[in-house]
A computed fold for a 1393-nucleotide RNA from an uncultured prokaryote, annotated as small-subunit ribosomal RNA.
The coordinates come from a structure-prediction model, not an experiment, and the mean pLDDT is 82.
Rfam family: Bacterial small subunit ribosomal RNA.

């Protein structure tokens, strides 16, 4: 735009049922137009048909704007509708009617398209208003406005295409490509083009990374970072891709189309089983998955989009609201005052502290929330109307401008304002060992647990859990995950490679990188200006708007980039022309184990032949295997053969490295020196590549003397698949060919320049000197040692750099796994090259320091060894320990440094243990109350503790109140514990060790740990002393001072002494006396390397000597540095914590600590003649004694008993010393040795000798005849031997312990070895320090990884079977309105194929 229908309405007719006609607008489906290619979502694919930036030419573009030219006249159909049919449905079919801005011819052609330049071709549609003349069939024609339509030009917008540059990782992806690359012609497209086809050519891409594989949407930007970078690509914005998966086209301006179509597939749904329907990566919503992500809301009021003339309609775009502290910003949860520093909590040193002005109390305020009442802005277009301008014939219509009018809000109970009341409704989370702000108590006890890293926890946990307190942040806090930073830890800015990871084994050389000097040109790099672009947003700066901020908004700057253009010419590049200092060539010399080939030589080993000769040789730590009477080894002569070349020989020479060593010859490479000449940058480095490349190994063929893997034998050994020995094959040698690696090292890439020196050495040159050499100086090329600056983590390097610079290459990025696996390349193989990951650890590593250690070195010491003497280990006994036993055998000590130890003394006691019987404020301490003196006699019961009864006794002080001491009773605080922890501790002790060491201050050196001093040369017992010295001093140790002993002197003489004088006795210091001597005990002297000689360094010191009583610390003792051993002790004592509290405390009796198959330690006595027995006889010292020592005398065989003198001790006593000496006996034996054991009889102590004392006498008379392996002590008055005393103690020691004296030796060459120690040095992977550290196998399991008979999935390459839809072309069949027609048909088209 169009037709139809229903219905309202109007008109006419009516048989009142209704019928017919008209019909603006509305509604419904249909035809037609425009839009569904926008908007919205998602990121699967895509490493380039993408994106970003800058350019380009061969294109299209609906609606929009501007221009030009048109819009004439016809035709045939077909939906809807009616009738009929099929189907479950979706839907479909047949017949009939009809309209258009639907469809189709014809006419016309300004411009347009094609062209052979003659020509040819191709359009359109009307609709809605308004209207004065004129005409009319009364419908209109005609004029006019707007919209629409056709053709075409230009613009704008949008889209398509092309080019350059940029855009992840892997080379264990190195070659890829046949429409591939280009050309010609054609087709196709809107358009260029292998986009497609035919033909021709053989190209194209790739180490500046092609191809392949993996991963990924790209960008503006975001996060981080000082930046450079690194990571990311949510929201917002630009581009791309996708729409269930794959394929395909249609329509259209635009699609190969999110809410279109067709096909195939998967899935879901419906079904009458025949067949159909669907696509939320739109908005909500559901399910699932997941650690995790929202409402099936309101509205088109605003902004925007589509259609329309407009009103308007549509719009999960959008605007709002809802949910989530997800993020950002802002605000509140009160403010002031308030000490009795309340209560409660927690801690406590018990005083207090802290929570804490915090609370309460008092005085204020009211934001926010709640309630009340008001209340903006987001709204202007458009519509209606009036005026005016344009258009027009027109004051219609329409369009523009201005004014007026009425209305339009989802949010919204909005923001905002206001009133009222009351502190009212509003604080949590993490942390408190260090990093890191913040500390205590309890619980727990390597448990439970914590932990970001280091690491906490095994009985005092600031680290676990809880409480109190504190710290930090705060409507949040903490955890987890992730990115960047710190990390200069991939180093462009901005790292390294001698030893920490890291220089290719070496050379040549391609690409590449870099390149001497002068002039000119150019303008690619470079520098400057301008222009365009670098979207907006964001970041940054300056403003503005919300009370502020977040947020929004205006402007600027910036966007470090790209392109175009103009200029500059120093540097780099390019071009041209030169130069000679780099590099090279020529000439003349020189040295050399430089290389290759050929020839020659002698010594030696071995073998063979012959001679001489005889029993061994050989080999080792020692042997054996082996060789030898078949004649070896040895020796002589001759011969054969192979390999290697002594001396010279040297941090000497040559070579790129590997490497090269007898002599001669040939060929040949390089280096150096001198003087000139020439070329004229020809150079340096060097990814790939090529060549060389020790030894071993491999292949083929030779050779093979010696040596010698494997192998055999002999030894060694626990074993010995080793070290040692005897044999011995590959191999070692030659030729040719492979291999291609080494601690191929200077662990140091090559080249160039610069930067103090000194001393050697090799080759050359010059000068001086010399008869010649030797020599000196200068220079050059090598090769070494030291050293300055500098560098280095240090060690060290240092003109031969690891210094200062430049050029290029290679390599590194924690340890292990691993230089391994897989793949690839090379190789005959062996194997080489390239080269990961999973997993696992919190280190691995370098250099240096201090210790410790070493079957490392040097020096030194010690009864350490050696030299000696005597023992232990064998016997018996004593004693201690282990073990065993037991009711208990209490506990502790355990290599040296426990074991005759605590214990200097267990019958009871001790005593701690066991059994039994008792006590419970207790055996002991303090406090309170009451009572009483305390205390004591006797009897009974009992094993005793204890209990019952009973006799005696009333004290001291007094201010007369009472008090002190003691006893009993009661209640509770508490006592008590030899219960545990010596690994919570103090104190004490052992040990290294009486070893000579251990440290400090200041200075100096070193980044530092640290060093120096303290080391060195001597010396000593000594870190003792001397000298030297970047050290100078000092302290603790050593020594000395102390005690004792050895000599002398002085003083003093009693209890000691007695020379001389006297007395006296059988005798005797017995007496008078003496003070000489001994001695006693006080004070002195003396010994100091002081003196002499020698050595030494003119030292310290050592050796010898003199003198001396004593000589080199005279002998002995006390004295024990810093530290080590978690050494010992909670059982001496003290003490933290824990534990017990009618018992783990206390009392008592008995038992046990004393057991006894056995093992060990320490001792005693012996085994005998250097002795035993008997007889006689001599000489000490040091001690002890009143609860005591005990004389004389008597008794006893004796132990002992009696006795009682003396002594509080130089007075008396213990108290006879013994070995010794003299004499005698025994005569080598289980004894005249030895004394165990046992029997008997006694003594003593004691309450008591049974378990369980000592001693005496008689009797008995065991083992034992000098001790295996092994092991201990001692260096002089010592060992050995002999006796004496004391402590403890009632008693108990002939054996233990501590002392005392008598007699009285031997030996020490010496420091190799064993043990321990000191100093220096060296190595170290040790530092709880060698009793360290550390490697591998195995047992068991199968979590991880791998293998495994197999089973299964994914991705991809190549080849192929089958093959939908669709497009293009063809076409036997069939159907066919418009146009043409000669009316037959044709053109064209549809269906089918």
């Nucleotide at each position: 735009a169009c037709g139809c229908g229903a219905a309202a309405g109007u008109g006419c007719c009516u048989u009142c049922g209704g019928g017919c006609a008209c019909g603006a607008g509305u509604c419904g489906a249909g035809u037609g137009g425009c839009g569904g290619a926008c908007g919205g979502g998602u990121g699967a694919g895509u490493a380039a048909u993408a994106c970003g930036u800058a350019g380009g030419a061969a294109u299209c573009u609906g609606c929009c704007c501007a221009g030009u030219a048109g819009u004439u006249g016809g035709g045939g159909a077909u939906a809807a509708c009616u009738c009929g049919a099929g189907g479950a449905a979706a839907c479909u079919c047949g017949a009939g009617c009809u309209a258009a801005u639907a469809c189709c011819g014809a006419a016309u052609a300004a411009g347009c398209c094609c062209u052979a330049c003659g020509g040819g071709g191709g359009a359109a549609a009307g609709g809605a208003g308004g209207g004065g003349a004129u005409c009319u069939u009364c419908g209109g024609a005609c004029c006019u406005u707007c919209c629409a339509c056709u053709a075409u030009u230009g613009g704008a917008u949008g889209a398509g295409c092309c080019u350059a540059c940029g855009u992840c990782a892997g080379a264990u992806u190195a070659g890829c490509u046949u429409g591939u690359u280009g050309g010609u012609a054609g087709g196709g497209u809107a358009a260029u083009g292998g986009c497609c086809u035919a033909c021709c050519a053989a190209g194209g891409c790739a180490a500046c990374g092609a191809u392949c594989u993996g991963u990924a949407g790209c960008u503006g930007g975001u996060c981080u970072g000082a930046g450079a970078g690194g990571a990311c690509g949510a929201c917002c914005a630009g581009c791309c891709a996708c729409a269930c998966u794959g394929g395909g086209a249609c329509u259209g301006a635009g699609a190969c189309a999110c809410g279109g179509c067709c096909c195939a597939g998967a899935c879901u749904c419906c079904u009458a089983c025949g067949g159909g329907a669907g696509g939320c990566a739109g908005c909500a919503g559901u399910g699932g998955g997941g650690a995790a992500u929202a409402u099936u809301g309101c509205a088109c009021a605003a902004u925007g989009g589509g259609c329309g003339a407009a009103a308007g309609c549509c719009u999960g775009a959008u605007g709002c609201a809802g949910c989530a502290a997800u993020a950002c910003c802002g605000c509140g949860u009160g403010u002031g005052u308030g000490a009795a520093g309340a209560a409660g909590g927690c801690c406590u040193g018990c005083g207090g502290g802290u929570u804490g002005u915090a609370a309460a109390g008092c005085a204020c305020u009211u934001u926010c929330a709640a309630u009340u009442g008001g209340g903006a802005a987001g709204a202007a277009a458009g519509a209606u109307u009036a005026a005016u301008g344009g258009u027009u014939a027109a004051u219609a219509c329409c369009c523009g401008u201005u004014g007026a009018u009425a209305a339009u809000g989802a949010c919204g109970g909005u923001a905002c304002c206001u009133a009222c009341a009351g502190a009212a409704g509003a604080a949590g989370c993490a942390c408190c060992g260090g990093c890191u702000a913040a500390c205590u108590c309890c619980g727990u006890g390597c448990c439970a647990g914590c932990a970001g890293c280091c690491g906490c926890g095994g009985u005092a946990a600031u680290a676990c859990g809880g409480g109190g307190g504190g710290u930090g942040c705060a409507a949040g806090c903490g955890u987890u995950a992730a990115u960047c930073g710190g990390a200069a830890u991939u180093a462009c800015u901005g790292g390294g490679c001698g030893u920490a990871a890291a220089g290719c084994g070496c050379u040549c050389g391609u690409a590449g990188g870099c390149g001497g000097u002068u002039u000119g040109a150019u303008a690619a790099g470079u520098c400057g200006g301008a222009u365009g672009u670098g979207a907006a947003a964001g970041c940054c700066c300056c403003g503005g708007g919300c009370u502020u901020a977040a947020c929004c908004u205006g402007g600027g700057a910036a966007c470090u980039g790209c392109a175009u253009u103009c200029g500059a010419a120093a540097c780099u590049g390019u071009c041209a022309a030169g130069c000679u200092a780099g590099a090279g060539u020529a000439u003349g010399g020189u040295a050399g184990a430089g290389g290759u080939g050929a020839g020659g030589g002698g010594a030696a080993u071995u073998c063979c032949u012959g001679g001489u000769g005889u029993a061994g040789c050989g080999g080792u730590g020692a042997a054996a295997u082996g060789c030898g009477u078949a004649g070896a080894u040895a020796u002589c002569a001759g011969g054969a053969g192979g390999a290697a070349c002594a001396u010279c020989a040297g941090u000497g020479g040559c070579g790129a490295a590997g490497g090269c060593g007898c002599c001669u010859c040939a060929c040949u490479g390089g280096a150096c020196c001198a003087a000139u000449a020439c070329u004229g940058a020809c150079g340096c480095u060097g990814a790939g590549g090529a060549g060389c490349g020790a030894a071993a190994g491999c292949g083929u063929g030779g050779g093979g003397a010696g040596c010698a893997a494997a192998c055999g034998g002999g030894a060694u050994u626990a074993g010995a698949u080793a070290c040692c020995c005897c044999g011995g094959u590959a191999g070692u040698c030659c030729a040719c060919g492979c291999c291609g690696u080494a601690a191929a090292c200077g662990a140091u890439g090559u080249c160039a320049a610069c930067u103090a020196g000194a001393c050697g050495u090799u080759g050359g040159g010059c000068u001086c000197a010399u008869a010649a050499a030797a020599g000196a100086g200068c220079u050059u090329a090598g090769u070494g040692u030291c050293g300055c600056a500098g560098c280095u983590a240090a060690c060290g390097c240092a003109u031969u750099a690891a210094g200062u610079u430049g050029a290029c290459c290679g390599c590194c990025u924690g340890g292990g796994g691993a230089g391994u696996a897989c793949g690839c390349c090379g190789g005959c193989a062996a194997c080489g090259g390239u080269a990961a990951a999973a997993c696992u650890c919190a280190a691995a590593g370098g250099a240096a320091u201090u210790g410790a250690c070493g079957g490392g070195g040097g020096c030194c010491c010690g009864c350490a060894c050696a030299a000696g003497c005597g023992g232990u280990g064998g016997a018996g006994c004593a004693u201690g320990u282990g073990g065993u036993u037991u009711a208990a055998u209490u506990c502790g000590a355990u290599g040296c440094a426990a074991c005759g130890c605590g214990a200097a003394g267990a019958a009871c006691c001790u005593u701690a243990c066991c059994u039994g019987c008792c006590c419970u404020u207790g055996a002991c301490a303090u406090c309170c109350u009451c009572a009483g003196a305390a205390c004591u006699u006797g009897u009974c019961a009992g094993a005793g503790a204890u209990g019952a009864c009973u006799c005696g006794g009333u004290g001291c002080c007094u201010u007369c109140g009472g008090g002190a001491a003691c006893u009993g009773a009661g209640a509770g605080a508490c006592a008590g514990g030899u219960g545990c922890u010596g690994c919570a501790u103090g104190g004490c002790u052992g040990u290294c060790g009486u070893c000579a060491g251990c440290u400090c201050g200041u200075g100096u050196c070193g980044u530092g740990a640290g060093a120096u001093g303290u080391u060195g040369g001597g010396u000593u017992a000594a870190g003792u002393c001397c000298c030297g010295c970047a050290a100078c001093g000092a302290g603790c140790g050593c020594a000395a001072c102390c005690c004792u002993u050895a000599u002398c002197c002085u003083u003093a003489g009693u209890u000691a002494c007695c020379a001389g004088c006297g007395a006296g006795u059988u005798a005797a210091g017995u007496c008078g006396g003496g003070g000489a001597c001994u001695c006693u005990a006080a004070g002195g002297a003396g010994a100091c390397u002081g003196c002499c000689g020698g050595u030494g360094a003119c030292a310290a010191a050592c050796c010898g000597g003199a003198g001396g009583a004593a000589g080199g610390u005279g002998g002995g003792g006390a004295c024990g540095a810093c530290g080590u051993c978690a050494a010992g002790u909670c059982a001496u004592c003290a003490u933290g914590g824990c534990c017990c509290u009618u018992a783990u405390g206390g009392g008592c009796a008995g038992g046990g600590c004393u057991a006894c198959a056995c093992a060990c330690g320490u001792g005693c006595u012996a085994c005998a003649a250097u002795g035993g027995g008997c007889a006689g006889u001599a000489c000490a010292g040091a001690g002890g004694g009143u609860u005591g020592c005990c004389a004389a005398c008597c008794c006893g065989c004796g132990a002992g008993g009696g006795g009682g003198a003396g002594c509080u001790a130089a007075u008396c006593c213990c108290a006879g010393a013994a070995a010794g000496c003299u004499g005698u006996u025994c005569u080598u034996a289980g004894u005249c040795c030895g004394g165990a054991u046992u029997g008997g009889a006694g003594u003593c102590u004691g309450c008591a000798a049974c378990u369980c004392g000592a001693c005496u006498c008689c009797a008995u008379g065991a083992a034992g005849u000098c001790g295996g392996a092994a092991u201990c002590g001692c260096u002089a008055g010592u060992a050995a031997u002999c006796g004496c005393g004391a402590a403890u103690c009632a008693g108990a020691a002939u054996u233990g312990u501590c002392g005392c004296g008598g007699u009285g030796a031997a030996u020490a060459c010496g420091u190799u070895c064993c043990c321990g120690g000191g100093c220096c040095u060296u190595g170290u992977a040790c530092a709880c320090a060698c009793c360290g550290c550390c490697c591998g196998u195995c047992a068991c399991a199968c979590c991880a990884u791998g293998g495994g008979a197999g089973u299964u999935g994914g991705u991809u390459g190549c080849a192929c079977c089958a093959g939908a839809a669709g497009u293009a072309g063809g076409u036997a069949g069939u159907c066919u309105a418009a146009c043409c027609u000669u009316c037959g048909g044709g053109a064209g088209g549809g269906c089918g194929c």